[in-house]
Molecule: small-subunit ribosomal RNA
Organism: uncultured marine bacterium
RNA sequence: GAGUUUGAUCCUGGCUCAGAACGAACGCUGGCGGCAGGCCUAACACAUGCAAGUCGAGCGCGCCUUUGGGUGAGCGGCGGACGGGUUAGUAACGCGUGGGAACGUACCCUUUUCUACGGAAUAGCCUUUGGAAACGAAGAGUAAUACCGUAUACGCCCUUUGGGGGAAAGAUUUAUCGGAGAAGGAUCGGCCCGCGUUAGAUUAGAUAGUUGGUGGGGUAACGGCCUACCAAGUCUACGAUCUAUAGCUGGUUUUAGAGGAUGAUCAGCAACACUGGGACUGAGACACGGCCCAGACUCCUACGGGAGGCAGCAGUGGGGAAUCUUAGACAAUGGGCGCAAGCCUGAUCUAGCCAUGCCGCGUGAGUGAUGAAGGCCUUAGGGUCGUAAAGCUCUUUCGCCUGUGAUGAUAAUGACAGAAGCAGGUAAAGAAACCCCGGCUAACUCCGUGCCAGCAGCCGCGGUAAUACGGAGGGGGUUAGCGUUGUUCGGAAUUACUGGGCGUAAAGCGCACGUAGGCGGAUUGAAAAGUUGGGGGUGAAAUCCCGGGGCUCAACCCCGGAACUGCCUCCAAAACUAUCAGUCUAGAGUUCGAGAGAGGUGAGUGGAAUUCCAAGUGUAGAGGUGAAAUUCGUAGAUAUUUGGAGGAACACCAGUGGCGAAGGCGGCUCACUGGCUCGAUACUGACGCUGAGGUGCGAAAGUGUGGGGAGCAAACAGGAUUAGAUACCCUGGUAGUCCACACCGUAAACGAUGAAUGCCAGUCGUCGGGCAGUAUUUUGUUCGGUGACACACCUAUCGGAAUAAGCACUCAUCAUGGGGAGUACGGUCGCAAGAUUAGAACUCAAAGGAAUUCACUGGGGCCCGCACAUGCGGUGGAGCAUGUGGUUUAAUUCGAAGCAAAGGGCAGAACAUUACCAACCCUUGACAUAGUCGUCGUCGCUCUAGAGAUGGAGCUUUCAGUUUUUUUUGGACGAGAUACAGGUGCUGCAUGGCUGUCGUCACCCUAAAGGGAGAGAUGUUCGGUUAAGUCCGGCAACGAGCGCAACCCACAUCCCUAGAAACCAACAGAAGGAAUGGGCAGUAUAGGGAAAUUGGCCGUGAUAAAGGGGAGGAAGGUGGGGAUGAGUUCACGUCCCCCCCGCCCCUACGGGUUGGGCUACACAGGGGGUGCACUUGCAGCGACAAGGGGUUAAUCCCCAAAAGAAGGGUCAGUUGGGAGGGGGUUUUGCAACUUGACCCCACGAAGUAGGAAGGGAUAGUAAUCGAGUAACAGCAUGAGGGGGAGAAUACGUUCUUGGCCCUCGUACACACCGCCAGUCACACCAUGGGAGUUGGUUCUACCCUCCGACGAUGGGGUAACCUUCCGGGGGCAGGCGGCCACGGUAGGAUCAGCGACUGGGGGGAAUUUGUAACAAUGUAACC
Repeated sequence: GAGUUUGAUCCUGGCUCAGAACGAACGCUGGCGGCAGGCCUAACACAUGCAAGUCGAGCGCGCCUUUGGGUGAGCGGCGGACGGGUUAGUAACGCGUGGGAACGUACCCUUUUCUACGGAAUAGCCUUUGGAAACGAAGAGUAAUACCGUAUACGCCCUUUGGGGGAAAGAUUUAUCGGAGAAGGAUCGGCCCGCGUUAGAUUAGAUAGUUGGUGGGGUAACGGCCUACCAAGUCUACGAUCUAUAGCUGGUUUUAGAGGAUGAUCAGCAACACUGGGACUGAGACACGGCCCAGACUCCUACGGGAGGCAGCAGUGGGGAAUCUUAGACAAUGGGCGCAAGCCUGAUCUAGCCAUGCCGCGUGAGUGAUGAAGGCCUUAGGGUCGUAAAGCUCUUUCGCCUGUGAUGAUAAUGACAGAAGCAGGUAAAGAAACCCCGGCUAACUCCGUGCCAGCAGCCGCGGUAAUACGGAGGGGGUUAGCGUUGUUCGGAAUUACUGGGCGUAAAGCGCACGUAGGCGGAUUGAAAAGUUGGGGGUGAAAUCCCGGGGCUCAACCCCGGAACUGCCUCCAAAACUAUCAGUCUAGAGUUCGAGAGAGGUGAGUGGAAUUCCAAGUGUAGAGGUGAAAUUCGUAGAUAUUUGGAGGAACACCAGUGGCGAAGGCGGCUCACUGGCUCGAUACUGACGCUGAGGUGCGAAAGUGUGGGGAGCAAACAGGAUUAGAUACCCUGGUAGUCCACACCGUAAACGAUGAAUGCCAGUCGUCGGGCAGUAUUUUGUUCGGUGACACACCUAUCGGAAUAAGCACUCAUCAUGGGGAGUACGGUCGCAAGAUUAGAACUCAAAGGAAUUCACUGGGGCCCGCACAUGCGGUGGAGCAUGUGGUUUAAUUCGAAGCAAAGGGCAGAACAUUACCAACCCUUGACAUAGUCGUCGUCGCUCUAGAGAUGGAGCUUUCAGUUUUUUUUGGACGAGAUACAGGUGCUGCAUGGCUGUCGUCACCCUAAAGGGAGAGAUGUUCGGUUAAGUCCGGCAACGAGCGCAACCCACAUCCCUAGAAACCAACAGAAGGAAUGGGCAGUAUAGGGAAAUUGGCCGUGAUAAAGGGGAGGAAGGUGGGGAUGAGUUCACGUCCCCCCCGCCCCUACGGGUUGGGCUACACAGGGGGUGCACUUGCAGCGACAAGGGGUUAAUCCCCAAAAGAAGGGUCAGUUGGGAGGGGGUUUUGCAACUUGACCCCACGAAGUAGGAAGGGAUAGUAAUCGAGUAACAGCAUGAGGGGGAGAAUACGUUCUUGGCCCUCGUACACACCGCCAGUCACACCAUGGGAGUUGGUUCUACCCUCCGACGAUGGGGUAACCUUCCGGGGGCAGGCGGCCACGGUAGGAUCAGCGACUGGGGGGAAUUUGUAACAAUGUAACC
């Protein structure tokens, strides 16, 4: 920097990615070279070989000898404390850094002195002897630079200052090499100190040699290092002790830096050497390739006893994801010994193996278009791989072959080495892979698959068109490598020193007092701790960086410089902080005088009300609720009056009023008492602020003891409500509420805002004081509290704004993704309930804050609509017709599904239609185009097989144009073969077109502008008004667009024009009719025009828009009706109207035919027509006429209902009603059985007005009446138009339903058909408890004491010295003592594993139960 919470936005906040690094591993692949690196795991066990020897110029002896010498085992000397390995232990003076004093130092260097005289042994060797071996034992005898004594002592050591003590080694022949004492140096080492050096307080106290002193011992040296005695100290909140983890550092890695992580290779230090303990020798060790003991393990054994230690180099087994050769050489560098030659050296230098890393090189170069073949894609044209290949012309780095050949080393000596380099030859010849291509992130298409297989770092992809899976083509990236996994830093300002936060996102302790600590007013001086400047020392080398240089370059190596930000030390300065000594008054406090107050504690007291008790009056109800019931009441309630008892709480005043630190405090009076405010003068002189631990206070509920108990009221009981109702409502009712004392210590203990101080515009209230003025009402000002609005400023926003969330400063608390969880375990507190402190495993990619736009609400406001209401007539009940579901069936073709499917697609299924079923047939096909061949007709007719399609036989006729003709063109038919046709097959969730719906509802959107960080908002809101976002007015809005309206059509009035039809006054003509001539006046037709615009009047309104009334007018406020349907919504409907991507079938899912089916029938619901009758039905008249309709009229055509008059029927399942079945006709059609319609005759079912519910319609409308039209052979109760006759009602907007606008809330946004907590059931995962059990670590006490040194003993035994020869001194064996490893016993502490059973937790596409929360979530929610 990016991705990811949302419909979108801003913020908070986590998760993830892009970078770099690696002792790496794994997968695929692999040409060469250089330089590096290579058991991170089992400090597991180790076969075999090698890794430390050397000296004859210290010594004797054996053997060999060329007599020069060589060699062997010993004695002796030096070295085996270096070099090499490893990181177990160690949280420590171990390491780093800087200092210090009380020490040692072989070999080396310098100076100085000495190197004299003696003695006694012992190995080897010889003899004897034990043992399997390892290894010994005894005796005899021998040498030294081995051992001992004496002498000497400049300097050395001790001292009581008199004195005392202490050395040596020779070799070899003239050169030296050695030896001893002492001093100094160098080197190396031991010791002490300051500072730095991981985590945990769910480890808070630890410590008896512990802390100090004195004496003694011990050490190279200081020291409780050890010991005896004395004292009681020492460490610790600046983290002792304990537990866990860890070698430390230079450095390495990352980073802008600060930091973080790390400690392989190289270098410094430490520690260790099978595990534990111990000392010896030595200059140096408590010793990797030395010794002793114990233990575990392994090996040998003659069972008696012995041997061993790869964390040296190779190597083996094992462990593990994983790490090499049992190589060469001492040539170089270095080490040991030696006078030296030299010997030894798995240190080292080399080689081998490994792409483990870094660096370099190569796998060819030029030309080459027909853009080859082939692959892939395709819109079928082409595009792309692609100059890529082939072909032609070149080159030879690397490799391979041959020759030559510096340097590392020189007087000589080369493991590497068949080296590097150089020269010649060879042939494009031998040499390319890996990952990725949805976004982040560079790179896209096809096929396969079909929530499968799979991918995935995060978001996520996959359910039939996947750029995300698998393959292919193409592309991108890196390249002898590429990718994955793991780890670290970065990004992460996501632990914030640099550099962040806490009103609402995580985060302010409930409040105060106060300890340690931190911070602290003004001024003067001293000193110089911090601070600043300069100098000196140190900060190893290597590394990093800079400049040079060497390998052809680079990696790599060499040289020089800078740096190493640190520590120590010296000098100087004196501003600031700290320290010390003074002074001051502005902070803080004291004194005096006033003031306000539900501040606290105790005692007393008052009235109203409830309840109860007693009495009176009085009678049938009272209570209670949405409605009721439980309950009380004739044994007298409720009501009412009087009296009494008792407890609790204090109406009005009362107020974003007061007081208090907070919790909290409210009748009145008294007593005691805390704090605060104002004013005034004087005093003290920084006495202050904050505050980890600590202490106190701390609502309600709860607990204990004792009282009290009126009302209220958890639990509980009953009544209701309900599907249920362990609730909400009602009737009762116990703890409790009250008092006293004692606990508890928590609350959404909230201003969700820690305390203190200073500073920074205003305006308006209010409480308590003071001062000044004044019109006596108040005004101004000031101090202290408490509020509202608002500027700067702050904030993600909301908001805060002198009472800050502003600008600063000081101190203290707290948070670091959500869940798990404020839970478990442990500790502390509590009588208990529980409180406090406080995790982890596991799991998710979010959780969250504020604001925005929709949507929604059993939220609010306003308004509209046949939405309700008012009235009218229907549906739902009956039978019938019709469409649907269901069922049935060979098939009952398909589709439509709340409104917005259901008399809808279908303006008409007997066949056909027809898509379905059965059977029988056809296969380039019923239909189109192209290629080949043939024929010239096609058509029509007859017979015949068959259910028909189809087949067979025959008859009839012989196309058109052009050209002179052949030819050719067109058309038709037939045959055969292929491309193809064909599909009412799938997907309406791939689409177009068309359509439904919200809805003819009034909305939807935009330019520029100004405001907002942004989503978005303003405009479009507001006041009126309208059918209307219609118009007016106002306004940070001003304009515009799609909609509304108007323009369009037909209807209603009038006028003009025209003359085909129709009509006809007048005229001619006719006499049966306008039949004909003729005529346009009227009607109608079809063209055009007029008319209506709130125009005029009155009043209302804002002098507006508009609305009300009346006038005129055919028509009046949109004149009535129609067409017209904005932007969206519903993945609405339709692939079976049509078009169409993709998929599927291709002798069948195509095509043809016959028959059947779509018409079935227990049932269910939908929309209809007919009825149930008397305002009616029936048969006539009316009805020849008139009248009406047919477009006006009519002498032409049609005439229903109604009106009217008279008739019979009279409340009955009827003369109402007509279903159903029976009989007989008619008609259409090839055909009427399944299955048409109509007519006639006779028979005559249900049904007596339709439950819950709910639909339609506001005027020429409902209701009612018939006629006609389309498609159609026929079929209408359907549809869509036209007409006759023709009502009732609307108070109004409370309710129901739908909708527009504004507003509120929201945890909703596939949007309430939303979201969503809990219990139960199922499988899984991690975890707590758990009787116990197993193991590790550690502590205390006791026992046993190996080896060993120490102490004391030493009766046994004893070469050097002394001796008066007796002995002495000294030392040895032996046994003794305390200490002591391993081991044992007992008791704790702590950690870990397992554990029947058990607790909660977490996540889990579709379980159950209910509906707790989000809207007033239907009882406001929450602590």